Transfer RNA from a bacterium, 71 nucleotides, folded computationally. It matches the Rfam family "tRNA". It is annotated as a transfer RNA. Gene Ontology term of the family: triplet codon-amino acid adaptor activity. RNAcentral holds the sequence, with entries from ENA.
RNA sequence: GCGGGUAUGGUUCAAUGGUAGAACGCUAGCUUGCCAAGUUAGAGAUGGGAGUCCGAUUCUCCCUACCCGCA
Numbered sequence: 001g002c003g004g005g006u007a008u009g010g011u012u013c014a015a016u017g018g019u020a021g022a023a024c025g026c027u028a029g030c031u032u033g034c035c036a037a038g039u040u041a042g043a044g045a046u047g048g049g050a051g052u053c054c055g056a057u058u059c060u061c062c063c064u065a066c067c068c069g070c071a
């Protein structure tokens, strides 16, 4: 330099065009003499930009970061 792949709560993963879920974690309540465990509730995310579309996490293009291969 060329080609391919990945990017979603704090972490690990879902969601394949129709207003994004789960587990663990975090916070609060209940429970307990205290902690842990249990139980209920809550907060928290689509890497950035542009395009297509009535509608984009999803499709297209560019950029960024990381991974793989070729040279």
Stems, first nucleotide, its partner, number of pairs: 001070007010024004018054001026042005047063005